RNA sequence: GCCGCCUUAGCUCAGGGGCAGAGCACCUGUCUCGUAAACAGGGGGUCGUGAGUUCGAUUCUCACAGGCGGCA
Numbered sequence: 001g002c003c004g005c006c007u008u009a010g011c012u013c014a015g016g017g018g019c020a021g022a023g024c025a026c027c028u029g030u031c032u033c034g035u036a037a038a039c040a041g042g043g044g045g046u047c048g049u050g051a052g053u054u055c056g057a058u059u060c061u062c063a064c065a066g067g068c069g070g071c072a
Stems, first nucleotide, its partner, number of pairs: 001071007010024004018055001026042005048064005
């Protein structure tokens, strides 16, 4: 330098046009002498950035940034 993949909650990831989810973590409650576990409830997101397409974009297209891999 060229090519491909990835970027979504604190972490690991799903979701690929119609108000964004799970597990773990965190907070509260129940239980316990107390802690953990279990059970019930709750908070947390400019979906990497900018543009385009569309009535509507996390989703499709392009550029850029970051990460990973391959080739040279």